[in-house]
């Protein structure tokens, strides 16, 4: 996708044709579905006619082509109609057979003649609730019986014998006795047709966890039965018949024509239609009958229902309807026999829930219609939107038009005329103008459907569109709402504040009286692979062998004709296919034709398989002569070495291990020597070396044996090859008896190791390893590669032959077999294989079909056991899996770098105190940062402001934008209420421009638009930042390799700080990174020469570039120079490039910065800033006031000061950089003890001030002490800044005088002008640094080196990770849920044997009763019936088996 006897949801206009209980073969009110025939026969009843009688009501008797029945009698009822239980079967389909039947039909031939006796119905009785019976009585036939006839049948001893009937109605006719015809009927016979039965051949479903069934079983014989053959039956004989080509058994199902799919070959299916078959409540049985072992018949038993006077009786919808019941689900108690077609009937006609219609149902297919054309202001309204619009949309309205379908009115075929009925005429038949029958012709009358199809007409657009989807597969996207919620979901998977995935909305897309969903089936799926796949590693070769059965199978002649082909029969009809017709089309109907089989048959052909004959040798055996070898058995033997025992020397240890300990040794061990005993392996040879089928197999002699290989020639003549079962044969481990026992050595046992250590490690040590005999039969029994064969490039070892040639030790070249390495084609998904194939063929086997349960479970089988084989399902899951790629990652490898360890100096962590953070607390203690890369952080500075936070007081277009409106210039004084904001009074003030009209800019009212927010989301986002790192690396373009993912460049050799450079290179080249360009510092040069300097002249001072020259010097800042491995030597590969060294202020990147590749951590910021979405709007927004951020049991992180002598107090002396300085830096003077204060010269600054730098030095004092150390901490007195210093600031001065004595585990920084140490300025700041960013001065130790610890690069390697090792994941236990195994058993089904019973019926038997026709010698007999026994047999019971399904306390074990 395609279908379907469907259901389920939403939803519905017409018509046509189909087409509807798949489930309870469950139960069944109610009605109908099989009757007909008076032309078979009797009686009756009604009606009519006619006679008689008549109370005038009817009664009677005759009588009718009238007419209705009950019953006798025929025919039907076995057909039509329903359902799918059962059945694996000669049921079903196909070809096909003989040994049969066959009402009604048709066809031929014969024949129908004469008699008998009874039962029903009817009438009496009787019994019984009834259903129905019983007894006498009377009666007819086409009911029943003989008897006569017998063409032909049949039986036959081949003489012969036996078997039959029914008549009815119509006409003429009549002596009333019959006689003529015609028609339906009757009986016997032989053909036909048609229908049935019986047999056989081949086809026909799953299971082998069902492997052996079978006593009438299989065959004969004879008889018996039946229509008919047959063990169908019985007796007796014999002992077979079935099965691996699946018997038996269990499941399961009606076949089949056909239907669905599908290119097909195939699956799957058998509703309606057609043909078989089986069933008719369940079982079993016969009867009648042409036909049944009988759905609307019959007898018995059960079961269920109903009626009943409890004594006994009725039923059988799997006919049509129609009910309960089940169920997801399936209709109307409907018309008519008008048509087809059936049963009866001579016919009218009767009856047919077959059938024809209609009536539910969208339940399928099929047509049709819901309107056409025009119409942009592209309307409202919706939505969406970047605000401009876009879309719905020409859609709609409006204008024109049209009327199909329904409705509503007229009209009106067809299906019904070869049928029927009347009448004529013609032929047939007969004597017949009769009757009959056939044929024409006329004439009447027949329609359920039906308000039929179809045709007018009038009317108005008038009544008529949903359903599913819109993340991708898959055509169709936005918004809203929700916020892993609700919910979707076919498979991926969607939803945790911006959901094309939920709900809605608008659009939008499929499809249309439907549309989607559910169940099915098939296809796609080559995913069971015939057609058309697979097995080194994905699932998947049997552990090997040997052989059976079965498949395969060498050359070449001749025959057969089984396979092969080719003719012919046959393969119903529908159904599909083709072509032509009829319904206005189609769907649905019809006619013709073509095609369909693994079927039958006979005739042909004879190439290929086959079978039969011969024949050859090339496969394949023998023999012969040689090799080689851990091939396999038995049996004997050796040395070496280890334990033990003994003897001797010898002393203190030995042993063990990472370290040890346990153990052994003074009772003499280890160690040496000597001897002895046991037992087990064979060292060196030993080799990707041999040998064998595999498993294996190693000392050395001997026996006894298999198997290979190579040479020559001889024979055999296809003996081959592969193998389901089967059989042997199989390491190791274990059973089993009985030995053996020296190493070694599961359990154990101590000792270590360990958070533990049932382990790895050590010391002991028992089964056991060995050997006999029997067993297990199992492995990663691997080459994870099944056996033979046979063909396809080469090279290089190696083993055992053989040949040839040079021939010297010995080479070389060919060739057989084996064993191993590369490598072409080809092959493979890759890896990889590659004459030893995983290539290119043939032939046989064996094995697999997602993973997980599970090699489990039950069941067989095999074992002593242990356990093997053989092998499911339920459940669960969307993956498991294979190669290969790129990253990650490794307690993998190789290289290499880093203050990364090492080697050193100094901290921190222990004090107090300063700050930061968690925690607590609080009304608030605002918010952010949080490993490394938060934590002296954001903040370069909270007293109040900041400030965002808390409390109270207050404002509402607002503290600030733009816009409109109306007013005022602005602006300012000053009182009063209040905390203060903000309210209230009084004043004082009138401006710029200007075309005169008004404008700007201010202020203050007022409406809405809107402002505003440090409210959220940093995981919506810009953009700036940290971090890995200043690590060397990221990547591209063309081309080449690869199926691809990717690779190659970037790998490799060297170097190098460097992907720096150099060779080499399937690469070549280019980007971003590296380095260089750039800043400062280090040398000199050159210009300039003030506020900087000051050799040199002068000049002045106590003094001092203070001053006039001066720019030489330092300095200042501006241009340059200088350094490049540029020279020399070694190294190296003649490269790069390293090592030395020279010269140089400086030397291999001089030194320091700035600068951060591709990215990586949803790293950090929404509280700088922006910004999207959401939230707020008399408040999360805006003002003021106070308060808090500064709180404080504890914790943690950066730091100051310290602990002292290298010190620490007192005096004095000395040397910097580098910055600031007008609201400002401030000399100098003065007061204070002192912060400080007055007061103030110079300085917009190389000029003047901050500014006296400190360490350092010299000198003295302290003398190891809680101090002359340290300096918290509190008290008291003050200084400055500030509107303000209470919370809560900084200093200052007196007084106090705490920890603290170098600091655990741990752990930080630096490699040189660094580390450590010393002070100074400067952002920020009214004020307020131990922070923070500069700065300078004194100034070190040390680095063997790369093993470890952190972090980083390359290059390889191994993965089951890839969120990538902080990963993945394993098992126990503990909860919950599911399914399943055992299980003491209980409790159904379904057969199996053995027995007991044994209803109804049939066969059979029998004289206890009984018997119309017939025979009778008149007794009887014959036949019949009843009862009785008996064979068989249903239901039923009894006992042991199987089997298979529910359940079961408790239990294993599996999924999730």
């Nucleotide at each position: 996708g395609a279908u379907u006897g469907a259901a389920c949801g939403c939803u519905g206009g017409c018509g046509g044709c189909a087409u509807g209980c798949c489930u309870a073969a469950c139960a069944c009110a109610u009605g109908c579905a099989a009757g007909u025939c008076g032309a078979a026969c009797g009686a009756g009843g009604c009606c009519g006619g006619u006679g008689c009688c008549u109370u005038c009501g009817g009664g009677u008797a005759c009588u009718g082509a009238g007419u209705c029945g009950a019953g006798u009698g025929g025919c039907g009822g076995a057909c039509g109609g329903g359902u799918g239980c059962a059945u694996a079967a000669c049921g079903c389909g196909u070809a096909g057979g003989g040994a049969u039947c066959u009402g009604c039909c048709c066809u031929a031939g014969a024949g129908a003649g004469a008699g008998g006796g009874a039962c029903a119905a009817c009438c009496c009785g009787g019994g019984g609730a009834a259903a129905c019976u019983c007894g006498g009585g009377c009666u007819a036939a086409u009911a029943c019986c003989g008897c006569a006839u017998a063409a032909u049948a049949c039986c036959u001893u081949c003489g012969g014998g036996u078997c039959a009937a029914a008549g009815g109605g119509g006409g003429c006719u009549u002596u009333c006795g019959g006689g003529c015809u015609c028609u339906c009927g009757c009986u016997c016979u032989g053909g036909g047709a048609u229908g049935a039965a019986c047999c056989u051949g081949c086809g026909u479903c799953c299971g082998a966890u069902u492997a052996g069934c079978u006593a009438g079983u299989u065959g004969g014989u004879a008889g018996g039965g039946u229509a008919a053959a047959g063990g169908c039956c019985u007796a007796c004989c014999a002992a077979g018949g079935c099965g691996a080509c699946g018997a038996u058994c269990g499941g399961u199902a009606g076949c089949u024509g056909g239907u669905c799919u599908g290119a097909g070959a195939g699956g799957a299916c058998g509703g309606c239609c057609a043909g078989c078959c089986a069933c008719a409540c369940u079982g079993g049985g016969a009867c009648u009958g042409a036909g049944a072992u009988a759905c609307g018949g019959c007898c018995c038993a059960g079961a269920c229902u109903c009626c009943u006077a409890c004594g006994g009786g009725a039923g059988g919808c799997a006919g049509c309807a129609g009910u309960g019941g089940g169920g997801a689900a399936u209709u109307u108690u409907g018309g008519a026999c008008a048509a087809u077609g059936g049963g009866g009937g001579a016919a009218a006609c009767c009856c047919u829930g077959a059938u024809c219609c209609a009536g539910c149902g969208a339940u399928g297919c099929c047509g049709c219609g819901u309107g056409u054309g025009u119409g942009a202001a592209g309307a409202a309204g919706g939505c969406c939107u970047g605000c401009g619009g876009g879309u719905u949309g020409u859609a709609a309205a409006g204008c024109a038009c049209u009327u199909u379908c329904a409705g509503c009115a007229g009209g009106g075929a067809g299906g019904a005329a070869u049928g029927a009925g009347g009448u004529g005429u013609g032929c047939g038949u007969g004597a017949a103008u009769a009757a009959c029958g056939c044929a024409c012709a006329u004439c009447u009358g027949u329609g359920a459907c039906g308000u039929u199809a179809c045709c007018u007409g009038a009317g108005g657009a008038a009544g008529a569109a949903g359903c599913a989807c819109c993340g991708g597969c898959u055509a169709a996207c936005u918004c809203u709402g929700u916020g892993c919620c609700a919910g979707c979901a076919g498979c991926c998977g969607c939803g945790g504040u911006a959901a094309u995935a939920c709900a809605g909305a608008g659009g939008g897309u499929g499809c249309g009286a439907g549309c989607g969903u559910u169940a099915a089936u098939c296809g796609g799926a080559a995913u069971u692979a015939c057609u058309g796949g697979g097995c080194g590693u994905a699932a998947a070769g049997g552990g090997c062998g040997u052989g059976u059965a079965g498949g395969c199978g060498g050359a070449u002649a001749g025959g057969c004709a089984a396979g092969u082909c080719a003719g012919u029969g046959u393969g119903a009809a529908a159904u599909a296919c083709c072509u032509c017709g009829g319904c206005u089309c189609a769907a649905c109907c019809g006619a013709g034709g073509a095609g369909g089989g693994u079927c039958a048959u006979c005739u042909g052909a004879a190439a290929c398989u086959g079978c039969c004959u011969g024949u050859c040798u090339a496969g394949a055996g023998u023999a012969u002569g040689a090799u080689a070898g851990a091939g396999g058995g038995g049996a004997g033997u050796g040395g070496a070495a280890u334990u033990u025992c003994c003897g001797g020397u010898g002393u203190a240890g030995c042993g063990g291990u990472g370290a040890a300990a346990u153990g052994c040794g003074u009772a003499g061990a280890u160690a040496u020597c000597g001897g002895a005993a046991g037992g087990a392996a064979c060292a060196c040879c030993a080799g990707u070396g041999g040998c064998g089928a595999a498993g294996g197999c190693g000392g050395c002699u001997c026996c006894c044996u298999g198997g290979a290989u190579c040479g020559a020639u001889a024979c055999u003549g296809a003996c081959g090859c592969u193998g389901a079962g089967g059989c042997g044969c199989g390491a190791a481990a274990g059973c089993g008896u009985g030995g053996g026992g020296a190493g070694c050595g599961a359990a154990c046992a101590g000792g270590a190791u360990u958070a533990g250590a049932u382990a790895c490690c050590g010391u002991g040590g028992u089964a056991g390893u060995c050997c006999a005999c029997g067993c297990c039969u199992u492995u990663a029994a691997c080459g994870a590669u099944g056996a033979g064969a046979a063909c396809u490039a080469g090279c290089c070892g190696u083993a055992a032959g053989g040949a040839u040639c040079c021939a010297u030790c010995g080479g070389a070249u060919c060739u057989u077999u084996g064993u191993g390495g590369c490598g072409c084609a080809g092959c493979u998904a890759a890896c990889g294989c590659g004459c030893u194939a995983a290539g290119u063929u043939c032939u046989c086997c064996g094995c697999g079909u997602g993973g997980g349960g599970a090699g489990u479970a039950c069941g067989g089988c095999c074992g002593c056991a242990a356990g093997g084989u053989u092998g499911a399902a339920a459940c669960u899951c969307a993956a498991a899996g294979g190669a290969a790629u790129u990253g990650a990652c490794g307690g993998g490898g190789g290289c290499c770098c880093g203050c990364a360890c090492a080697a050193g100096c100094g901290g921190u962590g222990g004090a107090g105190c300063a700050u930061g953070u968690g925690g607590u607390u609080u009304a608030a203690u605002u918010c952010g940062a949080u490993g490394c890369a938060a934590c002296g952080c954001g903040a370069a500075g909270a007293a109040c402001c900041u400030u965002a936070c808390c409390u109270a007081c207050c404002c509402u277009u607002g503290a600030c934008a733009u816009c409109c409106c109306c007013g005022g210039a602005a602006c300012u004084g000053g009182c009063c209420a209040g905390a203060a904001a903000u309210g209230g009074c009084c004043g004082g003030g009138u401006g710029c421009c200007u075309u005169c009209g008004g404008g700007a800019g201010c202020c203050g009212g007022g409406u809405g638009a809107c402002a505003g927010g440090u409210g959220c989301u940093g995981c919506a986002u810009g953009g700036c930042u940290g971090u890995c790192g200043u690590c060397a690396g990221c990547u591209c373009g063309u081309g080449u390799c690869g199926u691809g993912a990717g690779a190659u460049g970037u790998u490799g050799g060297g170097u190098u700080a460097a992907g720096u450079c150099c060779c080499g290179u399937a690469a070549c080249g280019a980007g971003c990174g590296c380095a260089a360009c750039c800043c400062u510092u280090g040398u000199c040069a050159c210009u300039a020469g003030u506020u900087g300097c000051u050799a040199c002249c002068a000049g002045g001072u106590u003094a001092u570039g203070c001053u006039g020259g001066g720019c030489a010097c330092u300095c200042u800042a501006g241009u340059g120079a200088g350094a490049c491995u540029g020279c020399c030597g070694g190294u190296g590969a003649c490269a790069a490039a390293c090592c030395g060294g020279a010269g140089g202020a400086a030397g291999g990147u001089g030194a320091g910065g700035a600068u951060g590749a591709c990215g990586u951590c949803a790293a950090g910021u929404c509280a700088u800033c922006a910004u999207g979405g959401c939230c707020u709007u008399u408040a999360u927004g805006g003002g003021u006031a106070g308060g808090g951020c500064u709180a404080c049991a504890c914790a943690c992180g950066u730091g100051c000061u310290a602990c002292a002598a290298u010190g620490g107090u007192g005096c004095g002396u000395a040397c910097a950089g580098a910055g600031g300085g007008c609201u400002g830096c401030a000399a100098g003077g003065u007061c204070g003890c002192g912060a400080g204060g007055c007061u103030g010269a110079g300085c917009c600054a190389a000029u003047c001030c901050c500014u006296g730098a400190a360490a350092a030095c010299g000198c003295a004092u302290c003398g190891u002490a809680g101090u002359c150390c340290a300096g918290a901490u509190u008290g008291g007195a003050g200084u400055c800044u500030g509107c303000a210093a209470c919370u809560c600031a900084a200093c200052u001065c007196c007084a106090u005088g705490a920890a603290g004595u170098u600091g655990g585990a741990a752990u930080c920084g630096c490699u040189a002008g660094u580390a450590a140490u010393c002070g100074c300025a400067a952002a920020u700041c009214a004020g307020a640094a131990u922070g923070u960013u500069g700065c300078g001065g004194u100034g070190a130790a040390u680095a063997c080196g790369u093993u470890c610890c952190c972090g980083g690069g390359c290059c390889u390697u191994g993965u089951a990770c890839a969120c990538a090792c902080c990963g993945c994941c394993c098992g126990u236990c503990a909860c919950a849920c599911c399914a399943u195994g055992g299980g003491a058993g209980u409790g159904g089904g379904u057969u199996g044997c053995a027995c007991c019973a044994g209803a109804a019926g049939u066969g059979g038997g029998u004289a206890g009763c009984u018997u119309a026709a017939c025979c009778u010698u008149a007794g009887g007999g014959a036949u019949g019936g009843c009862g009785c026994c008996u064979a068989c047999c249903a239901c039923g019971g009894u006992g042991u088996g199987a089997u298979u399904c529910a359940u079961g306390a408790c239990u294993g074990g599996g999924g999730u």